[in-house]
Molecule: transfer RNA
Organism: Patescibacteria group bacterium
RNA sequence: GUCGGCGUAGCUCAGCUAGUAGAGCAUCUCACUCAUAAAGAGAAGGUCGCAGGCGCACACCCUGCCGUCGACA
Repeated sequence: GUCGGCGUAGCUCAGCUAGUAGAGCAUCUCACUCAUAAAGAGAAGGUCGCAGGCGCACACCCUGCCGUCGACA
């Protein structure tokens, strides 16, 4: 330099052919217990990497850029 994968909650990842953003773990609260932990109930936590475009409507489609991983040279 060329090509490709990935970027979504603190972490690990889902999200179908565009239609109100989800799970597990972690955190906090409650309940339980003599007490603690586990198991139980609930809550909080997101500009979906950035910008632009298309469209009634984009996490999703298109373009550019950034980061990261890999292949080739």